[in-house]
RNA sequence: CAAGUAAGCAGGGUGAUCGCGUGCGCGGAGGUGCACGAGGAAAGUCCGAGCUCCGUAGAGCAGGGUGCUGGGUAACACCCAGUGGGGGCGACCCCAAGGAAAGUGCCACAGAAACAUACCGCCGGCAUCCGCCGGUAAGGGCGAAAUGGUGAGGUAAGAGCUCACCGGCAGCCGGGUGAUCGGCUGGCCGGGCAAACCCCAUCUGGAGCAAGACGAAUAGGAAGGUGCGGCGCUUCGGCGCCUAAGGGCUGCUCGUCCGAGGCCUUCGGGUAGCGUCGCUUGAGGCGGCGGGCAAUCGCCGUCGUAGAUAGAUGAUCACCACCGGCCGCGCCGUAAGGGCGGUCGGGACAGAACUCGGCUUACGGCUUACUUGGACU
RNA sequence: GGCGACGUGGCCAAGUGGUUAAGGCGGGGGUCUGCAAAACCCCUAUCGUCGGUUCGAUUCCGACCGUCGCCU
Numbered sequence: 001c002a003a004g005u006a007a008g009c010a011g012g013g014u015g016a017u018c019g020c021g022u023g024c025g026c027g028g029a030g031g032u033g034c035a036c037g038a039g040g041a042a043a044g045u046c047c048g049a050g051c052u053c054c055g056u057a058g059a060g061c062a063g064g065g066u067g068c069u070g071g072g073u074a075a076c077a078c079c080c081a082g083u084g085g086g087g088g089c090g091a092c093c094c095c096a097a098g099g100a101a102a103g104u105g106c107c108a109c110a111g112a113a114a115c116a117u118a119c120c121g122c123c124g125g126c127a128u129c130c131g132c133c134g135g136u137a138a139g140g141g142c143g144a145a146a147u148g149g150u151g152a153g154g155u156a157a158g159a160g161c162u163c164a165c166c167g168g169c170a171g172c173c174g175g176g177u178g179a180u181c182g183g184c185u186g187g188c189c190g191g192g193c194a195a196a197c198c199c200c201a202u203c204u205g206g207a208g209c210a211a212g213a214c215g216a217a218u219a220g221g222a223a224g225g226u227g228c229g230g231c232g233c234u235u236c237g238g239c240g241c242c243u244a245a246g247g248g249c250u251g252c253u254c255g256u257c258c259g260a261g262g263c264c265u266u267c268g269g270g271u272a273g274c275g276u277c278g279c280u281u282g283a284g285g286c287g288g289c290g291g292g293c294a295a296u297c298g299c300c301g302u303c304g305u306a307g308a309u310a311g312a313u314g315a316u317c318a319c320c321a322c323c324g325g326c327c328g329c330g331c332c333g334u335a336a337g338g339g340c341g342g343u344c345g346g347g348a349c350a351g352a353a354c355u356c357g358g359c360u361u362a363c364g365g366c367u368u369a370c371u372u373g374g375a376c377u
Numbered sequence: 378g379g380c381g382a383c384g385u386g387g388c389c390a391a392g393u394g395g396u397u398a399a400g401g402c403g404g405g406g407g408u409c410u411g412c413a414a415a416a417c418c419c420c421u422a423u424c425g426u427c428g429g430u431u432c433g434a435u436u437c438c439g440a441c442c443g444u445c446g447c448c449u
Base pairs, nucleotide, nucleotide: 001373002372003371004370005369006368007367008366009365012320013319014318015317016316017315018314020037021036022035023034024033025032026031039349043360044359046358047357048356049355050354051208052207053206054205058254059253060252061251063204064203065202066201067200068082069081070080071079072078083097084095085094086093087092098199099198103197104196105193106192107191119140120139121136122135123134124133125132126131148166149165150164151163152162153161167189168188169186170185171184172183173182174181175180212277213276214275215274221267222266223265224264225263226262229242230241231240232239233238246258247257248256249255284303285302286301287300288299289298290297291296322346323345324344325343326342327341328340329339331338332337378448379447380446381445382444383443384442387402388401389400395432403421404420405419406418407417408416425441426440427439428438429437
């Protein structure tokens, strides 16, 4: 210098003028003074929570999520540290990574056969021949995948049939909290797919701040459908209970609750497409000390930091800082390069709307460490 | 702001792991005809984009892009 890997940093500053929002103050009012006023992603709404309501949040089933181990956390599909596997020459990165001998299903085409199968070949027997029967997964062929792989022995030909090494599985011993690792023993060894159904373990009620609370006015009106039973008391006006139709418990069942002028559907009228609250101090930021490899936790100190409701946070100018190009230098350096001055240009992605913790995506730059290659001294 | 559904030729759409992705309307070319129409034949597909799972993805999973609907 080129190509790359990882981590971190900030996302320009000051002033003036005009303009916008909120709070406080002043003023009778028009107004006016002061203070404050977007982000690392405010985004996508993909996860997890707080909060609020659903009178019921009860049980079971169904459905859905997650899926190596240990830890962190309010919680998570997030984070940290490990294990195993994969990729890269490397720095380093990636993995939805439980179970396929619980069961079911699928594996197109090709191929004899895709899970119980012999097409060719090889071997044995029978047969005059065509051929038939049996053995064989070593070889050919097909395929993404074909009976664990390589070699040797062995055999009629073969075969874990036997042996050595490698791979897998199971058992035992040892290390580790554990995933798992190491060693020994046993020929125990015929596929794949669970981001197919499923099984196992574990979590899970639903909706969302347009949640929800408070504040008015009007008249509770019309049509259709459905059910209008029973018991008890009674001062005979009614009251209470049971059940029916129907409805609530946002998938179903059980169970449970409401319910005899009730329930369901449709239409119509009024209003609020309003105001106030929820609304910003919260698992908060920063610093120090301590525990921990780390994520993170504990203690102490300190700070005050947007709340709009058609939705404010903007524009212009000047100076400085930053980055890049070009020009100049009787500046430094052997050189690469650096420094100073001048001039021109540039500054991305994007904008809160109940609030947090994450993830993902978008985005211009700077710094540090490391890797590989090249060149120069 | 919140919640949900969808995306397959120019248009309407079927297909939901497996040969070349049905079909209709349309468009282009051809046959037939003196010329046309009708009829018949042929052609007309990055399955929104990018990754992953799988031997294999329009289909299963994730991220992104776009369209539509509902909630005062």
Annotation: Two RNAs folded together computationally: RNase P RNA and transfer RNA, 449 nucleotides in total. The prediction has a mean pLDDT of 77. Rfam match: Bacterial RNase P class A. From the family's description: Ribonuclease P (RNase P) is a ubiquitous endoribonuclease, found in archaea, bacteria and eukarya as well as chloroplasts and mitochondria.